[in-house]
């Protein structure tokens, strides 16, 4: 230098054009003498920009990053 492939809560992941979900962490309540399990609630996110479109995480461009291939 060329192709691909991927980006989504602190972390690991699901979704796919109409209010974004789970597990775990995490903060509170329940429950114990206390811890710990356990259960309840809550906070916390779409990699950046632009473009179609009523509407965009999703199409679509270009950019940054990781991976992986070829030279």
């Nucleotide at each position: 230098c060329g192709g691909g492939c991927u980006g989504u809560a602190g972390u690991a992941u699901a979704g796919u054009g109409g209010u974004a979900g789970u597990a775990u962490a995490c903060a509170c309540g329940c429950u114990u003498c206390g811890g710990g399990a356990g259960u309840g609630u809550g906070a916390g996110g779409u990699c950046c920009g632009g473009g179609u479109u009523c509407g965009a995480u999703u199409c679509c461009c270009g950019g940054c990053a990781g991976c992986c291939c070829g030279a």